[in-house]
Bacterial RNase P class A from a soil metagenome, 402 nucleotides, folded computationally. Its Rfam family is "Bacterial RNase P class A". By type it is a ribozyme.
């Protein structure tokens, strides 16, 4: 350098937060007993249980991405004869899975010396459209420079006109196969060989595809994450889904009651009747509020076996937040870890001094670096639940490979 997997601070003390369990004390709404009363209702006593208040003790309490809400599902409600249009998504082949746009293996194309990485990877010979600038021309191809003359004018060259060709130059992201040879006035798949491309069957492979063979001088640029065409798939909304219980107030319905004294209708007046208003009881819907959905599940870990693998069968083990404006924290100490300062000391050492030599001494500089000091430890925060993808992330560990 490449790929894969993993951790993501530890311990202690003190003070807290949210559920749960146990226990103690209190309370008396439910409850039990009892008294008055025809009843409705009211009074008294009790405290095992439910509830409420308080104390004590115990135990549990965020992530690898809880995130983005981008895919796929479970679950719930709504909709739904059948067919079509529109719309959206996907698109090499085989396999895995509850499912997927995910994963595994393979093919093809591209990148890298390599380990390895990247690819929305059907169709541009159905149609429509686009291709900035530059350039003659951006596609039923074209001719700016240069090239050529089997032509015209001219003695001839240049030039001019007429023509040839598309090889070379130039422009551009991109210009109608590539290399070599033959051929020609000059050229050109014009002809030939090899490569490429198309078509055909053959062989191998489940297939994508590959290989060799034959054949055609050879279709016509690029863009479909432009419209479009082809094939396949798809109903909508989401736990604020949904279910249950259910105040006060207002409103609805049914029934009763009241008016000597309210309003309206029955043409005026009286009676009467009806309606309204008022009031009481009951019923039903909805709101606040409460309960549920709710956390044990396509769950996690280990092992055997099958499989290249993804994954699956089987066996054993584990229980791991369920709150509801939302808890999971703070402080201190010690440790761990990273950076900086610091320099005890260690190693190397250009060169110099000394010495007969062995050696000794000095030594610019380079590397490592103890004590001690100081600063930092990320990204982030469950909210119905799973499977994925993507994005963020201080620091560290392991394995394999180049």
């Nucleotide at each position: 350098g490449u790929g894969a997997g993993c951790c993501g601070g530890g311990c202690a003390a003190u003070c807290g937060c949210u559920g749960c369990c146990a226990u103690c004390g209190g309370u008396a709404a439910c409850c039990u007993c009892u008294c008055c009363g025809c009843a409705a209702g009211g009074g008294g006593a009790g405290a095992a249980g439910u509830g409420c208040c308080g104390g004590u003790g115990g135990g549990a309490g965020a992530g690898g991405a809880a995130a983005g809400u981008c895919c796929g599902a479970a679950c719930u409600c709504c909709a739904c004869a059948g067919g079509g249009c529109a719309g959206u998504g996907c698109g090499c082949c085989g396999g895995g899975u509850a499912a997927c746009a995910c994963c595994c293996g393979g093919g093809c194309g591209g990148g890298g010396c390599g380990a390895c990485c990247c690819g929305a990877c059907g169709g541009a010979a159905a149609g429509u459209g686009g291709c900035a600038c530059a350039g003659a021309a951006a596609a039923c191809a074209a001719a700016c420079c240069a090239c050529c003359u089997g032509c015209g004018a001219g003695c001839a060259a240049c030039c001019c006109g007429a023509g040839g060709a598309a090889c070379g130059g130039g422009u551009g992201a991109a210009a109608a196969g590539g290399u070599g040879g033959g051929g020609u006035a000059a050229a050109a798949g014009c002809c030939c060989a090899c490569c490429g491309c198309g078509c055909g069957g053959c062989u191998g492979g489940c297939a994508a595809c590959a290989g060799a063979c034959g054949u055609g001088g050879c279709a016509g640029g690029c863009c479909a994450a432009a419209c479009c065409c082809c094939g396949c798939a798809c109903g909508g909304a989401g736990c604020a889904a949904g279910a249950c219980c259910a105040a006060a107030u207002a409103g609805g319905g049914a029934g009763g009651c009241u008016g000597a004294u309210c309003g309206g209708a029955c043409g005026g007046c009286c009676c009467g009747u009806c309606c309204g208003c008022g009031u009481c009881u009951c019923c039903g819907g909805g709101u606040a509020g409460g309960u549920u959905g709710c956390u044990g599940g396509a769950u996690c870990c280990c092992g055997c076996c099958a499989g290249u693998a993804a994954u699956g069968u089987c066996g054993g083990g584990a229980c791991u937040a369920g709150a509801g404006g939302a808890a999971u924290g703070a402080u201190u100490g010690c440790c761990c870890u990273c950076g900086c300062c610091g320099g005890a000391g260690c190693u190397c050492g250009a060169g110099g001094c000394u010495g007969a030599a062995a050696g000794g001494c000095c030594g610019a500089g380079a590397g490592c670096g103890a004590a001690g000091g100081u600063g930092g430890g990320a990204c982030a925060g469950a909210a119905u639940u799973c499977g994925g993808c993507u994005u963020a992330c201080a620091g560290g560990c392991u394995c394999a490979c180049u």